[in-house]
Context: one part of a larger RNA
RNA sequence: UGACGGGGGCCCGCACAAGCGGUGGAGCAUGUGGUUUAAUUCGAAGCAACGCGCAGAACCUUACCAACCCUUGACAUGGAUAUCGUACUUUCGGGAGACCGAUCGGUCAGUUCGGCUGGAUAUCACACAGGUGCUGCAUGGCUGUCGUCAGCUCGUGUCGUGAGAUGUUCGGUUAAGUCCGGCAACGAGCGCAACCCACACCCUUAGUUGCCAGCAUUCAGUUGGGCACUCUAGGGGAACUGCCCGUGAUAAGCGGGAGGAAGGUGUGGAUGACGUCAAGUCCUCAUGGCCCUUACGGGUUGGGCUACACACGUGCUACAAUGGCAUCUACAGUGGGUUAAUCCCAAAAAGAUGUCUCAGUUCGGAUUGUCGUCUGCAACUCGACGGCAUGAAGUCGGAAUCGCUAGUAAUCGUGGAACAGCAUGCCACGGUGAAUACGUUCCCGGGCCUUGUACA
Numbered sequence: 001u002g003a004c005g006g007g008g009g010c011c012c013g014c015a016c017a018a019g020c021g022g023u024g025g026a027g028c029a030u031g032u033g034g035u036u037u038a039a040u041u042c043g044a045a046g047c048a049a050c051g052c053g054c055a056g057a058a059c060c061u062u063a064c065c066a067a068c069c070c071u072u073g074a075c076a077u078g079g080a081u082a083u084c085g086u087a088c089u090u091u092c093g094g095g096a097g098a099c100c101g102a103u104c105g106g107u108c109a110g111u112u113c114g115g116c117u118g119g120a121u122a123u124c125a126c127a128c129a130g131g132u133g134c135u136g137c138a139u140g141g142c143u144g145u146c147g148u149c150a151g152c153u154c155g156u157g158u159c160g161u162g163a164g165a166u167g168u169u170c171g172g173u174u175a176a177g178u179c180c181g182g183c184a185a186c187g188a189g190c191g192c193a194a195c196c197c198a199c200a201c202c203c204u205u206a207g208u209u210g211c212c213a214g215c216a217u218u219c220a221g222u223u224g225g226g227c228a229c230u231c232u233a234g235g236g237g238a239a240c241u242g243c244c245c246g247u248g249a250u251a252a253g254c255g256g257g258a259g260g261a262a263g264g265u266g267u268g269g270a271u272g273a274c275g276u277c278a279a280g281u282c283c284u285c286a287u288g289g290c291c292c293u294u295a296c297g298g299g300u301u302g303g304g305c306u307a308c309a310c311a312c313g314u315g316c317u318a319c320a321a322u323g324g325c326a327u328c329u330a331c332a333g334u335g336g337g338u339u340a341a342u343c344c345c346a347a348a349a350a351g352a353u354g355u356c357u358c359a360g361u362u363c364g365g366a367u368u369g370u371c372g373u374c375u376g377c378a379a380c381u382c383g384a385c386g387g388c389a390u391g392a393a394g395u396c397g398g399a400a401u402c403g404c405u406a407g408u409a410a411u412c413g414u415g416g417a418a419c420a421g422c423a424u425g426c427c428a429c430g431g432u433g434a435a436u437a438c439g440u441u442c443c444c445g446g447g448c449c450u451u452g453u454a455c456a
Base pairs, nucleotide, nucleotide: 001456002455003453004452005451007450008449009448010447011446012445013444015440016439019404020403021402022401023400026317027316028315029314030313031312032311033310034308035307042053043052064303065302066301067300068299069298070297073128077127078126079124080123081122082121083120084119088105091102092101093100094099108118109117110116130292131291133290134289135288139286140285141281142280143279144277146275151190152189153188154187155186156185157166158165159164170181171180172179196269197268198267199266201237202236203235204234205233206232207231210227211226212225215224216223240263243257244256245255246254247253319397323356324355325354326353327352328351335345336344337343363394368389369388370387371386372385373384374383410432411431412430413429414428415427416426
């Protein structure tokens, strides 16, 4: 100087408390461990691995396993020779296919007319290719995390023999090393804040595909007409403790009030200092070293990644009457479809009426049988969905544990990425819409000052 303390002081955070809803019990989905296996490819491992890489494993993907094939190779550059009836392709035979054999069609481009140049293919030999092989403890790049926590430093000066200190401590204050005051310090940098984007209010420009107040018209903004309103998308304004009162040191600020769409950081996002964890990634990519080279490279078919005494994480659906079922009926916002405010894709909870009457039920839907639909060469291993039948566990969950402070939680549906097909996952969107916060003693994490230390 740090680090640590079941030392002290001050302060903060859904950290506790106050509340609401869950997980832990059940069934299923999904990831992981374990076990099994020819293989169940590999990585991720407290928080910060475990619906993670994977925005989608039937083949492909695919890296794994078995079998069958290739060896200058699927791909790149260079040399030699040959072909230019090129490249490629039709049909047939063998084969699981890769591939092997035969066969039909098919006269490359430029040209100085010299097989000269380019391009392509085949063969040969060699340099080499190739490797999702190892090392993330050799690395770059990217990322997580403490943490959007308020810190981390420098120049000059001063103090100290020195390591270092000072500044950055102190009194107030703040979300903040934010600001004010003081001070052997005076300044400065990276962070904080602001500048950026969106939302909320107003003005303005524009008026079709959007809108309809008044006029006419229609089943209908449908048409004429209009651009006031809604809306759309460009520009601008608006919030600054600016004003008032109190408080404070006459400061910074704090409490209350007015006006205002919005009030003291308006709300949300983007933005992540010096560094920590030899954190993660050599399987995105790049790359040093090491290793393989008729194989640890390349191709194909089939299998596996989907196994299943079990254990854990994350979810979905429930256990019902604040409900289930039937019928009727209303209101969104994203976004996508090549173009489209024009056309298409489209709600549910809510509301009304009826029924069920507390039961393992008209709850719940697992499982199984059977018949189909769709995608796709192909649904056996191993897809999704539908009809009929079947109707399991489950009556609110032990110890323990998680999320959330407002348009939030809870609940309801909708869209999208990737995708032939496959969503309870992920990323977005809107509808309905709460409760509680006395407070900081305690648990966890963090910041500042101080103290002890046989630790570095």